Annotation
A computed fold for a 131-nucleotide RNA from Ilumatobacter sp., annotated as FMN riboswitch aptamer (RFN element). The coordinates come from a structure-prediction model, not an experiment, and the mean pLDDT is 82. The organism belongs to Ilumatobacter, within Bacteria.
RNA sequence: AUACCCCUGCGGGGUUGGGUGCAAUUCCCGACCGGCGGUGACAGCCCGCGAACCCUCCGUCCAGUCGACGGAGGGCCGAUCCGGUGGAACUCCGGGGCCGACGGUGACAGUCCGGAUGGGAGCAGGGUGAC
Numbered sequence: 001a002u003a004c005c006c007c008u009g010c011g012g013g014g015u016u017g018g019g020u021g022c023a024a025u026u027c028c029c030g031a032c033c034g035g036c037g038g039u040g041a042c043a044g045c046c047c048g049c050g051a052a053c054c055c056u057c058c059g060u061c062c063a064g065u066c067g068a069c070g071g072a073g074g075g076c077c078g079a080u081c082c083g084g085u086g087g088a089a090c091u092c093c094g095g096g097g098c099c100g101a102c103g104g105u106g107a108c109a110g111u112c113c114g115g116a117u118g119g120g121a122g123c124a125g126g127g128u129g130a131c
Base pairs, nucleotide, nucleotide: 005127006126007125008124009123010122017029018028019027031111032110033100034099035049036048037047038046044098045097053075054074055073056072057071058070059069060068061067080096081095082094083093084092102114103113104112
């Protein structure tokens, strides 16, 4: 000084207001929000990751099917332009746009409720300490 491994902690924000309607934070006007790592310079929309969703296999529960839960593998996986500054920016500044899982609901949800006091990319600290 550091790989691997182990332990602990942390690890997602947001409909003020108005309209229609019996009824909507779901529709309409308007408002608001932006996980993690990387990138010549700070990123929701550049590259990649995670979550959710779908499929397959294995395991557990069950007499068994169904189903639920857990694990592994695979699939799917949204959206940006113009001008300026600069050595360098789709990341900054100015302007205009766009995007957002599943289930629920008296009416269609990025923002409400739920799975979730979950999982998680990863971040921080500690331990061991090969070489």